A computed fold for a 100-nucleotide RNA from Lentibacillus lipolyticus, annotated as Guanidine-I riboswitch aptamer. The coordinates come from a structure-prediction model, not an experiment, and the mean pLDDT is 81.

[in-house]
RNA sequence: GCAGAUGUUUUCUAGGGUUCCGCAACAAAAAUAGUGGUCUGGACCAAGAGAAAACCCACAGCCACGUGCUGUGUCACGGAGGGAUAAAAGCCCGGGAGAA
Numbered sequence: 001g002c003a004g005a006u007g008u009u010u011u012c013u014a015g016g017g018u019u020c021c022g023c024a025a026c027a028a029a030a031a032u033a034g035u036g037g038u039c040u041g042g043a044c045c046a047a048g049a050g051a052a053a054a055c056c057c058a059c060a061g062c063c064a065c066g067u068g069c070u071g072u073g074u075c076a077c078g079g080a081g082g083g084a085u086a087a088a089a090g091c092c093c094g095g096g097a098g099a100a
Base pairs, nucleotide, nucleotide: 007055008054009053010052011051012050015045016044020042021041022039023036024035057073058072059071060070061069062068075095077098081093082092083091
């Protein structure tokens, strides 16, 4: 310097905004209307570098030799900017640019 690899999914959390529900205030005859996320919430989105589980893969061992059983499986500092959704975010671009 180049190439490959560091797996997938589900549930949840840090976090996130405001289309819907709720709530609040104003107005008000009423409303399935308007305003407010600098409204705790319901619900929703959500981590490569967060958690748990299942499966896959690799290795070691056991074994009745099986779609079998047990165990192990490292490291990870990170902008700006852009994108999606109603809107935003540790979401996506991204184990990116860059740094060590």
The sequence was found by an Rfam model in a public genome assembly. Rfam family: Guanidine-I riboswitch aptamer. Rfam describes the family as follows. This family represents a conserved RNA structure found upstream of the ykkC and yxkD genes in Bacillus subtilis and related genes in other bacteria.